Predicted 3D model of a 99-nucleotide RNA (SAM riboswitch aptamer (S box leader)).
[in-house]
RNA sequence: GCCUUAUCAAGAGCGGUGGAGGAAACAGGUCCUGUGAAGCCCGGCAACCUGAUGAAAGUCAAGGUGCUAAAUCCUGCGGUUAUUUCCGAAAGAUGAGGA
Numbered sequence: 001g002c003c004u005u006a007u008c009a010a011g012a013g014c015g016g017u018g019g020a021g022g023a024a025a026c027a028g029g030u031c032c033u034g035u036g037a038a039g040c041c042c043g044g045c046a047a048c049c050u051g052a053u054g055a056a057a058g059u060c061a062a063g064g065u066g067c068u069a070a071a072u073c074c075u076g077c078g079g080u081u082a083u084u085u086c087c088g089a090a091a092g093a094u095g096a097g098g099a
Stems, first nucleotide, its partner, number of pairs: 002098007013042001015041003021032003026076004043068003048064002050061004072091001077088003
């Protein structure tokens, strides 16, 4: 990288470092950012796997991941009268499993 499957409107710092960019890619929007971006460290959140307990439902923990502006920030394809909270798909992200 590929396949299957679940989830994606909740939650998470007035810290250190760093210095200009960032919100996946492309296009169009809209935003965040020197009142300091990305990255890294620490902190935190959640609880998919995991562990404990239990008949089960569940509860607790937090070792492996993950996450920590805005719905996966919105649109891009299809349906509809359909518009940043209409429905679905595609694409993407994350977990678990598989060839």
The sequence was found by an Rfam model in a public genome assembly.